[in-house]
RNA sequence: UAUUUGAUUAUAGCGCCGGGACUCAUUUUGAGUUGACGAGGUUUGGAGUUUAUCGAAAUAUUCGGCGGAUGCUCCAAAGGCUUAGACAUUAAGUCUUUACAGGCGGCACAAAACUUACAAGCAAUUGUAAGUACAAAACCGGCCUGCAAUGUUUAA
Numbered sequence: 001u002a003u004u005u006g007a008u009u010a011u012a013g014c015g016c017c018g019g020g021a022c023u024c025a026u027u028u029u030g031a032g033u034u035g036a037c038g039a040g041g042u043u044u045g046g047a048g049u050u051u052a053u054c055g056a057a058a059u060a061u062u063c064g065g066c067g068g069a070u071g072c073u074c075c076a077a078a079g080g081c082u083u084a085g086a087c088a089u090u091a092a093g094u095c096u097u098u099a100c101a102g103g104c105g106g107c108a109c110a111a112a113a114c115u116u117a118c119a120a121g122c123a124a125u126u127g128u129a130a131g132u133a134c135a136a137a138a139c140c141g142g143c144c145u146g147c148a149a150u151g152u153u154u155a156a
Base pairs, nucleotide, nucleotide: 014067015066016065017064019063020034021033022032023031024030025029037055038054039053043077044076045075046074047073048072049071078096079095080094081093082092083091085153086152087151088150089149090148100146101145102144103143104142106140114131115130116129117128118127119126120125
C1' cells in the first nucleotide's frame, strides 16, 4: 500500500457519474476538479409509483443522468378526532400520537453564503477555525364555515 473478514459509529438536498462546465498537460488526446445550503418530513405490515414539502444563495451548473429516500395511491391492523350542550352505541368521514376538512389572521428559528486566518494541491478546487447576519413552509394559538341515526340526560 492492497485485499479479505468481523465489530462499531455516522449518513436522505443522501450516494455515484463515461454528458456538460472548469483546471493542468498535450496536439493522439490524457489525467484531475466540480456536480444541493439548511429547515421540515417515518404508527405497524404489504403492494404500487416518481418531477416527494419549504425557502436561502448565486458570474444563477443547486445544469444533466442513474440509484435511493420519511412523499403520494390502495389494502389490512392498532389508535385519535369530527358529525352543533354532554355521554353511549352504530354508521360515515378523516387523519397518525404535532392524530376531521376548508378558509382568514397572528407568531419563531437556520446553514451555506460573506469576512479573516491556517493547511493540501502547478491549478481547477478541497478541508478546518473564528467572526457575522438574513428565511419560508410549519408547529402552536385565535376566529369563522361544514357534515348522520338511535337512546339516555341536561338547560347547557